[in-house]
Context: one part of a larger RNA
Molecule: large-subunit ribosomal RNA, domain III
Organism: Schleiferilactobacillus shenzhenensis LY-73
RNA sequence: GAGUAACGAAAAGGCAGGUGAGAAUCCUGCCCGCCGCAAGACUAAGGUUUCCUGGGGAAGGUUCGUCCGCCCAGGGUCAGUCGGGACCUAAGAUGAGGCCGAAAGGCGUAGUCGAUGGCUAACAGGUGGAGAUUCCUGUACCGAUCUAUUAUGUUUGAGCGAAGGAAGGACGCAGGAGGCUAAGGUGAGCACGCAGCUGGAAAAGCGUGUCCAAGCACUGAGUCUGGGAGCGAGUCAAAUGCUUGUUCCUAAGGACAAGGUGUGAUGGGGAGCGAAAUUAAGUAGCGAAGCACCUGAUGUCACACUGCCGAGAAAAGUUUCUAGUGAGUAAUAGAUCGCCCGUACCGCAAACCGACACAGGUAGUCGAGGAGAGUAUCCUCAGGCGCGC
Numbered sequence: 001g002a003g004u005a006a007c008g009a010a011a012a013g014g015c016a017g018g019u020g021a022g023a024a025u026c027c028u029g030c031c032c033g034c035c036g037c038a039a040g041a042c043u044a045a046g047g048u049u050u051c052c053u054g055g056g057g058a059a060g061g062u063u064c065g066u067c068c069g070c071c072c073a074g075g076g077u078c079a080g081u082c083g084g085g086a087c088c089u090a091a092g093a094u095g096a097g098g099c100c101g102a103a104a105g106g107c108g109u110a111g112u113c114g115a116u117g118g119c120u121a122a123c124a125g126g127u128g129g130a131g132a133u134u135c136c137u138g139u140a141c142c143g144a145u146c147u148a149u150u151a152u153g154u155u156u157g158a159g160c161g162a163a164g165g166a167a168g169g170a171c172g173c174a175g176g177a178g179g180c181u182a183a184g185g186u187g188a189g190c191a192c193g194c195a196g197c198u199g200g201a202a203a204a205g206c207g208u209g210u211c212c213a214a215g216c217a218c219u220g221a222g223u224c225u226g227g228g229a230g231c232g233a234g235u236c237a238a239a240u241g242c243u244u245g246u247u248c249c250u251a252a253g254g255a256c257a258a259g260g261u262g263u264g265a266u267g268g269g270g271a272g273c274g275a276a277a278u279u280a281a282g283u284a285g286c287g288a289a290g291c292a293c294c295u296g297a298u299g300u301c302a303c304a305c306u307g308c309c310g311a312g313a314a315a316a317g318u319u320u321c322u323a324g325u326g327a328g329u330a331a332u333a334g335a336u337c338g339c340c341c342g343u344a345c346c347g348c349a350a351a352c353c354g355a356c357a358c359a360g361g362u363a364g365u366c367g368a369g370g371a372g373a374g375u376a377u378c379c380u381c382a383g384g385c386g387c388g389c
Stems, first nucleotide, its partner, number of pairs: 013031006032386004040366003046346002050344001051075006060068002080141002082342004087118002092113003098107003122139005142338011159325002164321004172308004178301003183295005189210006211268002215263005222256004226250010272286002309312001352361002368380004
């Protein structure tokens, strides 16, 4: 320079009460304003205690501060089923032997590792200061072990069964049609509540609410495929399996599938009512109706169908076949058991990446109503905020 510029989006604050040494800034209430394909909700990465409670005010907070993502102390993350491992493989990595190379090391077979993919058994409600598909309540499912009963089997061979043979898993993109559901809307339907500051309004008025999973049983829009028998060939050994050739008989058999109905549910939840006690509480407790019709997905049936060219993973789980093994095995009922890691909180942000409580950046999912073609735009639900002078 200078007590100058600046105090970081122009979404906006006002009043009252409380606390306190002290209040524009903290808490509560009532108004006002802002977002509402977001400035709401879930979650991956990343962060790593920032979460909750009690206390504090030096410093951090662009002012203040009784407040805080700050400081101190205590507390908080509960799983057979969610995600990962005890399963599988991709790119890639590693790599017994092996090949190459002055050394270090490079390449690479079998193998091993490696998710962003495959496989895989749980849903609804409740809870509190902080956890919940994890705790609790109700109803399930998967695997294993034991017991009981029944059935079946031990050379007239049940069952299991490959590191082998096969099937399957198993896959692109675009388009249109159909089924169904979620969700939403309307109602002189149903239930509960309400009766007014204005001339009138007990009505066909106003307001609010009008539901529920997995599992189990039955059904199922539809889509795909023919089914059975005999005789051959191939499949490194074998096969009743698979691939394939041929002859005969037959027209109803199989697979998949969203959704629906019943049950689950004499349960849960539910607008509202509402104590003890008009301080601590809208807590404990009680608890109505639950129908009809319309719209209707970008969700699902399902890459199912049709079309197209750029011609669209692998392996395991699974099924089957023998080689083999061989004395138990199956169903029902009951009982018992079920390992390790993650789980708090933020997550379009003041907690991540940007030196900052930074107008920037950050994968995926849900995403209501009126007007509208619309996720545009404007106004509003739920919910969240008024951007720390």